[in-house]
RNA sequence: UGAUAGAGGUUGCAAUCGACAUGAGUAACUUUGUUGAGCCGGCACAGGCGAAGAUGCAAAGCGAAAGGGGACAUUGCCGAAACGAUUCAGCGCAACUGAAUCGUUGGGCCUUUGGUUAAGAGCCAAUGGACUGUCGCUGUGGAAGCAGCGGGGAGCUAUCG
Numbered sequence: 001u002g003a004u005a006g007a008g009g010u011u012g013c014a015a016u017c018g019a020c021a022u023g024a025g026u027a028a029c030u031u032u033g034u035u036g037a038g039c040c041g042g043c044a045c046a047g048g049c050g051a052a053g054a055u056g057c058a059a060a061g062c063g064a065a066a067g068g069g070g071a072c073a074u075u076g077c078c079g080a081a082a083c084g085a086u087u088c089a090g091c092g093c094a095a096c097u098g099a100a101u102c103g104u105u106g107g108g109c110c111u112u113u114g115g116u117u118a119a120g121a122g123c124c125a126a127u128g129g130a131c132u133g134u135c136g137c138u139g140u141g142g143a144a145g146c147a148g149c150g151g152g153g154a155g156c157u158a159u160c161g
Stems, first nucleotide, its partner, number of pairs: 001161006009078001012077005020069001029061006038049003042093002081105010106132002109129002112126005134151007
């Protein structure tokens, strides 16, 4: 230096399935009252609704779904993956989605602040904390190990070349 295999776990990571809660007594729809010229969930185009009352508002009735979430199970895994930036592709544009490249993060947990979000869920960033795995150094120990400090996954362990 290369190849192969492997280990982190107080919830390791992701995807998928069917449920569940949230979304929400919200949107939509119906009726009534009111309003009174515009309106149709990003923009544009097209199309449509509208003085035979659109739209908005209020009340009553009926009453969802998607995105987001945690847990179970299954599957694939241990840069697993997540986030950000840039470029390209898909749609008329934007949003969004996907791919590639680059960058950041060892892992999960907790505090605070900010962002995202319908959300006090979850996630992301920063901050502080203890924990955990790993390697190095120092000390201790007969050894196993223990204690302290430090590093970063481009790491660590094993085998082979």

The RNA shown here (Lysine riboswitch aptamer) has 161 nucleotides and comes from Weissella cibaria.
The coordinates come from a structure-prediction model, not an experiment, and the mean pLDDT is 79.
It matches the Rfam family "Lysine riboswitch aptamer". Gene Ontology term of the family: lysine biosynthetic process.
Lineage of the source: Bacteria > Bacilli > Lactobacillales > Lactobacillaceae > Weissella.